[in-house]
RNA sequence: AAACAUCUUCAGGGCAGGGUGCAAGUCCCUACCGGCGGUAUAGCCCGCGAGCCGAAAGGUUGAUCCAGUUGAAUUCUGGAGCCGACAGUUAAAGUCUGGAUGAAAGAAGAGUUUA
Repeated sequence: AAACAUCUUCAGGGCAGGGUGCAAGUCCCUACCGGCGGUAUAGCCCGCGAGCCGAAAGGUUGAUCCAGUUGAAUUCUGGAGCCGACAGUUAAAGUCUGGAUGAAAGAAGAGUUUA
């Protein structure tokens, strides 16, 4: 440095304030949050995972533009936007509760083998 029928650990954040109402962290104003790999640093570029459908194989799965800098950025800077599983609930949920002390993309370490 490369490989693996091996092992261990880790691996998701967020409604403050106000309004209406019998009742809302679910509606309205406003606030807040952003998994993993790739790539000039990414929630919205390309993929993956979770979730959802299915007996399985497998399928499905959201959202960005403008200007500037640069060799290079839909990733940086400035501005303006947008998106967010399922089930539950005195009332409709990205943020509450639950499946979940789960699973997992993957990260780190150990071990073994080869050189």
Description:
The RNA shown here (FMN riboswitch aptamer (RFN element)) has 115 nucleotides and comes from Acidaminobacter hydrogenoformans DSM 2784. RNAcentral holds the sequence, with entries from Rfam. Its Rfam family is "FMN riboswitch aptamer (RFN element)". From the family's description: The RFN element is a highly conserved domain that is found frequently in the 5'-untranslated regions of prokaryotic mRNAs that encode for flavin mononucleotide (FMN) biosynthesis and transport proteins. This element is a metabolite-dependent riboswitch that directly binds FMN in the absence of proteins. In Bacillus subtilis, the riboswitch most likely controls gene expression by causing premature transcription termination within the 5' untranslated region of the ribDEAHT operon and precluding access to the ribosome-binding site of ypaA mRNA.The FMN riboswitch structure, reported in present an FMN-bound six-stem junction, adopts a butterfly-like scaffold, stapled together by opposingly directed but nearly identically folded peripheral domains. Model confidence (mean pLDDT): 85 of 100.